[in-house]
RNA sequence: GGGGUAUUGGCGCAGCUGGGAGCGUGCCUCAAUGGCAUUGAGGAGGCCAUGGGUUCAAGUCCCAUAUGCUCCA
Repeated sequence: GGGGUAUUGGCGCAGCUGGGAGCGUGCCUCAAUGGCAUUGAGGAGGCCAUGGGUUCAAGUCCCAUAUGCUCCA
C1' cells in the first nucleotide's frame, strides 16, 4: 500500500428478507428471609463508531472516514 472482517445500553452479544431496538449480565427500587447471599416483581440507561447518499421508511443497502483484528505484498 491492497483485500477481508468487526464497531448496537457499563460489559458480552442477537437483530434473518429494509418497517416493533432486544437478550444475558451489571445498576436502582420493592417484596420474601432475623441478616448476607439468593429468588421473584418493577424500573432507569441506546438515539446503533463518525459523516454523507439511496428510499415513503435504514442498525440493516451504497460511499467516505476512524479504530481493532486478520490475510497478501

Predicted 3D model of a 73-nucleotide RNA (transfer RNA) from Lachnospiraceae bacterium XBD2001. Lineage of the source: Bacteria > Bacillati > Bacillota > Clostridia > Lachnospiraceae. Its mean pLDDT, the model's own confidence on a scale to 100, is 82. Rfam family: tRNA. Rfam classes the family as a transfer RNA.